[in-house]
Context: one part of a larger RNA
């Protein structure tokens, strides 16, 4: 329980595709379901309101007449908006060419420093660690040098409120496919859109399964220290994991704490793509300056907001559809269903308390 919210007070599903339903650009001229309009028929009655009668009077009761009865059924009509069906537009939407931009994806292939490790030479007492040490390590020669090799991760500098991409996320080169944007086109289709209950897909880091691989770094667990302790923070070792391959899981402060889509409302400033004009050149896929359209990021008028704030990437003004909110704890617990190898994950109360 509405005409009210959802950035921070509770509240946007993690993110996309999408079925049902909802909504829907111009224009013409049809139709009249819908809607509007007149009308007719029912819409018991008692009740309610007028007036007049009956009981001596009131209460009650009796008749008219009028109200109710918001409706359902029938006819006659309007035709602006809805819908239906026709014909047409081209501004939405999508194709299509053009030349740019991108750590956007997948598979291969290569490469570079470092890092640990083995090997050979050189050297000969400490190394490492820390606030300070000590545990470790070294005359079986370490630790530093210098030269060979292997082996696994990663990919400095460029790097940038820089770019991609729905979101997670992505950073060395080259190649192979594949994917999606934006810009410019005197090119086509013609409304083909738009939002989504259910559904589906895809989702950081951990976390399982089964085989690989293990260089460093490291939960766990093992010394050494510090403390009163010290199941920590500091040190020395160190397994799981971290990496590949194919499954499974489905959560994050998965954050802009802000669903998506459109459309309208002052401007300054810088960046990143393209396009487009003027200008300089060392004529080059070059540099400046303006301007357009996309995207980013900042300051701020109105407006909004409790404020912080926000402010054409709106949280202003408005529309379409979704999803969620309803004092705090209990509790994201408990039962029960689904899903899962398992952990668990999706739904999701109540007593009682305050």
């Nucleotide at each position: 329980u509405u005409g009210g919210g959802c950035c921070u007070a509770a509240a946007g599903c993690g993110u996309c595709c999408g079925u049902a339903g909802c909504u829907g650009g111009u224009u013409a001229a049809a139709u009249a379901a819908a809607u509007c309009u007149u009308u007719u028929g029912u819409g018991a009655a008692a009740u309610u309101g007028u007036u007049g009668g009956g009981c001596u009077u009131a209460a009650c009761u009796c008749a008219a007449c009028a109200a109710c009865g918001u409706g359902c059924a029938g006819a006659a009509g309007a035709c602006a908006c809805u819908g239906u069906a026709u014909a047409a537009c081209u501004a939405g939407a999508g194709a299509c060419c053009g030349g740019g931009a991108g750590g956007a994806g997948u598979c291969a292939g290569a490469a570079g420093u470092a890092u640990u490790u083995c090997g050979a030479g050189g050297g000969g007492a400490g190394c490492g660690g820390u606030a300070a040490a000590a545990u470790g390590u070294u005359u079986u020669a370490a630790u530093c040098c210098u030269c060979g090799g292997a082996a696994g991760a990663c990919u400095a500098c460029c790097g940038g409120u820089g770019g991609c991409g729905a979101a997670g996320g992505c950073g060395u080169c080259u190649g192979a496919c594949u994917a999606g944007a934006a810009c410019g086109g005197u090119u086509c289709u013609g409304a083909c859109a738009g939002u989504g209950a259910g559904g589906g897909a895809c989702g950081a880091a951990g976390g399982c399964c089964a085989g690989g691989g293990g260089a460093g770094c490291a939960a766990a667990c093992c010394g050494g220290a510090u403390u009163a302790g010290a199941u920590a923070c500091c040190c020395g070792a160190g397994u799981a994991g971290u990496c590949c391959u194919g499954g499974c899981a489905g959560u994050a402060a998965a954050c802009g704490c802000u669903g998506u889509g459109a459309a309208c409302u002052a401007g300054g400033u810088g960046u990143u793509g393209c396009g487009c004009a003027u200008u300089c050149c060392a004529c080059g896929g070059g540099g400046a300056u303006g301007c357009g359209c996309a995207g980013u990021a900042u300051c701020g008028a109105a407006g909004c907001g409790a404020a912080g704030g926000u402010g054409a990437u709106a949280a202003g003004u408005u529309c379409a559809c979704c999803g969620c909110c309803u004092g705090g704890g209990g509790a994201g617990u408990a039962c029960g269903u689904u899903c899962g190898c398992a952990a668990g994950a999706a739904u999701g109360a109540a007593a009682c308390u305050u």